[in-house]
RNA sequence: CAAAGAUAAAGGCAGAGCCUCCGAAAGGUGGCGACGCAGAGUCACCCGCCUGUAGGGGAGUCAAGCCCUAUGGCUGCGGAACCGCCCCA
Numbered sequence: 001c002a003a004a005g006a007u008a009a010a011g012g013c014a015g016a017g018c019c020u021c022c023g024a025a026a027g028g029u030g031g032c033g034a035c036g037c038a039g040a041g042u043c044a045c046c047c048g049c050c051u052g053u054a055g056g057g058g059a060g061u062c063a064a065g066c067c068c069u070a071u072g073g074c075u076g077c078g079g080a081a082c083c084g085c086c087c088c089a
Stems, first nucleotide, its partner, number of pairs: 005086001012037002017032003021028002035076001041082002045079002048074003055068003
């Protein structure tokens, strides 16, 4: 330097659930908690998924309901980009 990842060591992250606050919702913050993770680090660029406040649509006396739409979200499904710890045979 490259490739790889151990029943090792150091350090790290934290599923479900519960509490808390924010939000129309999806979802998120913080705390407890560990199912797991060698990137379970960053990033919403690609694919995909979730929600439908506001807006639009047809019908309707009106409203509710119905349909469409992300500018709102999700990376602990996959890909791209960026950065990075340790290390046996």

Predicted 3D model of an 89-nucleotide RNA (c-di-GMP-I riboswitch aptamer) from a Gammaproteobacteria bacterium. NCBI's taxonomy places the organism under Bacteria, Pseudomonadati, Pseudomonadota, Gammaproteobacteria. Its Rfam family is "c-di-GMP-I riboswitch aptamer". Its family is annotated with cyclic-di-GMP binding in the Gene Ontology.